The RNA shown here (transfer RNA) has 84 nucleotides and comes from an Alphaproteobacteria bacterium. Rfam family: tRNA. Rfam's curators write: Transfer RNA (tRNA) molecules are approximately 80 nucleotides in length. The family's RNA type in Rfam is transfer RNA. Gene Ontology term of the family: triplet codon-amino acid adaptor activity.
RNA sequence: GGGGGCGUGGCGGAACGGUAGACGCGGCGGAUUCAAAAUCCGCUUCCGAGAGGAGUGCGAGUUCGAGUCUCGCCGCCCCUACCA
Numbered sequence: 001g002g003g004g005g006c007g008u009g010g011c012g013g014a015a016c017g018g019u020a021g022a023c024g025c026g027g028c029g030g031a032u033u034c035a036a037a038a039u040c041c042g043c044u045u046c047c048g049a050g051a052g053g054a055g056u057g058c059g060a061g062u063u064c065g066a067g068u069c070u071c072g073c074c075g076c077c078c079c080u081a082c083c084a
Base pairs, nucleotide, nucleotide: 001080002079003078004077005076006075007074010025011024012023018064026044027043028042029041030040031039045054046053047052057073058072059071060070061069
């Protein structure tokens, strides 16, 4: 240089082009307990008091609608070629 794969919360990991983050771990709050562990319940991407808004590496495109399809770029991984 050429080819391929991957990129989603704190972590793992879902999602037929149609409610993003199911489910699990971790965390926070509560119940229970003399107290704790275990168990159970609720919450847990970000901003916001709330209403609401934003968000799937970055930018653009297609579409009524994109995490998903197309193009460019960035990062990581694998294969391959060349040089030394």